RNA sequence: UAUCAAGAGCAGCCGAGGGACGGGCCUGAUGACGCUGCGGCAACCUGCCGUCGGUAAGGUGCCAAUUCCUACAGGCUAUUCCUGAAAGAUA
Numbered sequence: 001u002a003u004c005a006a007g008a009g010c011a012g013c014c015g016a017g018g019g020a021c022g023g024g025c026c027u028g029a030u031g032a033c034g035c036u037g038c039g040g041c042a043a044c045c046u047g048c049c050g051u052c053g054g055u056a057a058g059g060u061g062c063c064a065a066u067u068c069c070u071a072c073a074g075g076c077u078a079u080u081c082c083u084g085a086a087a088g089a090u091a
Base pairs, nucleotide, nucleotide: 001091002090003089004088009038010037011036012035013034017027018026019025022070023069024068039063040062041061043060044059045058046056047055048054049053067087072084073083074082075081
């Protein structure tokens, strides 16, 4: 600086929390999280075609829930909802 509403599994090992943090709310012995193997997705870079865009999967990355929601400000106004920031993640 750019993007983050889509997408993406099965085994083995381990054994209790995990979802960044606070608050919620989900999720986990029907074995989560993490590690390994193979597989997959396609965000950025790269390659090819090329106007937009598409394609491939080499390098990172990713494979529960919109970055799960929210925090701060503004608009709307019974609540709700919407927008932009902040913070975070990836390149």

The RNA shown here (SAM riboswitch aptamer (S box leader)) has 91 nucleotides and comes from uncultured Megasphaera sp. Its mean pLDDT, the model's own confidence on a scale to 100, is 80.